[in-house]
């Protein structure tokens, strides 16, 4: 690289360097000299990984016991909490659409809009 799973309508920006692009790609629509990308510093958001060895609930269960109940050790799940650490993120729903189905509208078609699914992408964890 590829593959698997989860999430993607919430949240969070200032300064310095820089000097024209950026929002993945196509179409649209936006952002940008009142300063784009990128890099650096500081700050913040979130809670995927993580932690809770006296958080709560439930399940399983070692020993004990004739058995059962119970179950102080242990394991798992959910909830809750934390944020030292590993990532991530800090315009607009992943900015919107694109493909399929369906509904509305319409005499019909085009166009438009709503819903559901899919494609693509992003991030994390795992695998490799």
């Nucleotide at each position: 690289a590829a593959c698997u799973c989860a999430u993607c309508c919430a949240g969070a920006g200032c300064g310095g360097u820089g000097g024209a692009g950026g929002g993945a790609a196509c179409g649209g629509c936006c952002c940008a000299a009142c300063g784009a990308a990128a890099c650096c510093g500081c700050g913040g958001c979130a809670a995927c990984c993580u932690u809770g060895c006296a958080g709560c609930u439930g399940g399983c269960c070692c020993a004990g016991c004739u058995u059962a109940c119970c179950c102080u050790a242990g394991c798992c799940a959910g909830c809750c909490a934390a944020a030292c650490g590993g990532u991530g993120c800090c315009a607009a729903u992943u900015c919107c659409g694109a493909c399929a189905g369906u509904c509305a509208c319409c005499a019909g078609a085009u166009u438009u809009g709503g819903c559901u699914g899919g494609c693509a992408g992003a991030u994390g964890a795992g695998c490799g």
Predicted 3D model of a 128-nucleotide RNA (SAM riboswitch aptamer (S box leader)) from an uncultured Chloroflexales bacterium. The prediction has a mean pLDDT of 80. It was read from a public genome assembly, where an Rfam model found it.